Model confidence (mean pLDDT): 85 of 100. A computed fold for a 73-nucleotide RNA from a Myxococcota bacterium, annotated as transfer RNA. Taxonomically the source falls in Myxococcota (Bacteria, Pseudomonadati).
RNA sequence: GGCUUCGUAGCUCAGUUGGAAGAGCGAGCGACUCAUAAUCGCUAGGUCGGCGGAUCGAAACCGCCCGAAGCCA
Numbered sequence: 001g002g003c004u005u006c007g008u009a010g011c012u013c014a015g016u017u018g019g020a021a022g023a024g025c026g027a028g029c030g031a032c033u034c035a036u037a038a039u040c041g042c043u044a045g046g047u048c049g050g051c052g053g054a055u056c057g058a059a060a061c062c063g064c065c066c067g068a069a070g071c072c073a
Stems, first nucleotide, its partner, number of pairs: 001072007010025004019056001027043005049065005
């Protein structure tokens, strides 16, 4: 330098039929308990890597860039 895959909540990841974002763990609060743990309930937390394009509408499709892993040279 070229190619492939990936980038979504604090962490691990879903979400490919394009209709506008979720789970588990973690955090906070509450219930339970003499108390703690476990369990159960509720809540908060996101410019979906960045910019642009196509579209009525993009996490998703197209282009460029940034970053990670792998392969080739």
Rfam family: tRNA. The family's RNA type in Rfam is transfer RNA.
The sequence is in RNAcentral, with records from ENA.